[in-house]
RNA sequence: GGGCCCAUAGCUUAGAGGAAAAGCGUUAGUAUGGCAUACUAAAGAUCGCGAGUUCAAGUCUCGCUGGGUCCA
Repeated sequence: GGGCCCAUAGCUUAGAGGAAAAGCGUUAGUAUGGCAUACUAAAGAUCGCGAGUUCAAGUCUCGCUGGGUCCA
């Protein structure tokens, strides 16, 4: 320098055009004398940045940034 893949909640991931979900974690409540643990509830992501297509974009297209991998 070139090809391919990835970027979504604090962490790990799902979602592949039409109201953004789960597990773990966090907070509160209940049970316990207390902790652990269990159950219930809540908060938490302008979906890496910018543009384009579309009635509508996390999803499709282009550029950029960062990471991974292969080739030179």

Predicted 3D model of a 72-nucleotide RNA (transfer RNA) from Parcubacteria group bacterium CG2_30_36_18. It matches the Rfam family "tRNA". By type it is a transfer RNA. The sequence is in RNAcentral, with records from ENA. The same sequence occurs in records of 4 taxa. The organism belongs to Bacteria candidate phyla, within Bacteria. The coordinates come from a structure-prediction model, not an experiment, and the mean pLDDT is 84.